A computed fold for a 73-nucleotide RNA from a Nitrospiria bacterium, annotated as transfer RNA. The RNAcentral record of the sequence draws on ENA and MGnify. RNAcentral records the identical sequence in 3 taxa. The coordinates come from a structure-prediction model, not an experiment, and the mean pLDDT is 82.
RNA sequence: GGGGCUGUAGCGCAGUUGGGAGCGCGUCAGACUGGCAGUCUGAAGGUCGCGAGUUCGAUCCUCGCCAGCUCCA
Numbered sequence: 001g002g003g004g005c006u007g008u009a010g011c012g013c014a015g016u017u018g019g020g021a022g023c024g025c026g027u028c029a030g031a032c033u034g035g036c037a038g039u040c041u042g043a044a045g046g047u048c049g050c051g052a053g054u055u056c057g058a059u060c061c062u063c064g065c066c067a068g069c070u071c072c073a
Base pairs, nucleotide, nucleotide: 001072002071003070004069005068006067007066010025011024012023013022019056027043028042029041030040031039032038049065050064051063052062053061
């Protein structure tokens, strides 16, 4: 320098024929218990890596850039 893959909640991930942003763990509150732990219920938490384009509408399609992993040189 070139190719491929990945980037979504604090952590690990799912989700794309373009229209509802979700799951597990964790955190907080409440109930059960004498207390811890545990179980159950509820809640908070997201510029979907950044910018631009296409579109009525983008996590999803297109282009550029950044970061990580990997292959070639």